[in-house]
RNA sequence: GGACUCGUAGCACAGUCAGGACAGUGCGGGUGGCUUCGGACCACCAGAUCGAGGGAUCGAAGCCCUCCGAGCCCU
Numbered sequence: 001g002g003a004c005u006c007g008u009a010g011c012a013c014a015g016u017c018a019g020g021a022c023a024g025u026g027c028g029g030g031u032g033g034c035u036u037c038g039g040a041c042c043a044c045c046a047g048a049u050c051g052a053g054g055g056a057u058c059g060a061a062g063c064c065c066u067c068c069g070a071g072c073c074c075u
Base pairs, nucleotide, nucleotide: 001074002073004071005070006069007068010027011026012025013024020058029045030044031043032042033041051067052066053065054064055063
């Protein structure tokens, strides 16, 4: 220098192919129940405007463009 993959909650991921109503799941966190206390278990709650910006669209996490970051391969 070139190609590919990835970036969504504190952590790990799904959702992108094929655009649609409040973006979900598990772990973790908080509160309550249970328990002598704790763990486990049960119930509820909070937490991400989806890497950044722009464009197209009635409407974008998903499409297009540029950039940033990470991984891997080639030279």
RNAcentral holds the sequence, with entries from ENA. The RNA shown here (transfer RNA) has 75 nucleotides and comes from a Nitrosopumilaceae archaeon. The coordinates come from a structure-prediction model, not an experiment, and the mean pLDDT is 82. It matches the Rfam family "tRNA". The family's RNA type in Rfam is transfer RNA. RNAcentral records the identical sequence in 2 taxa.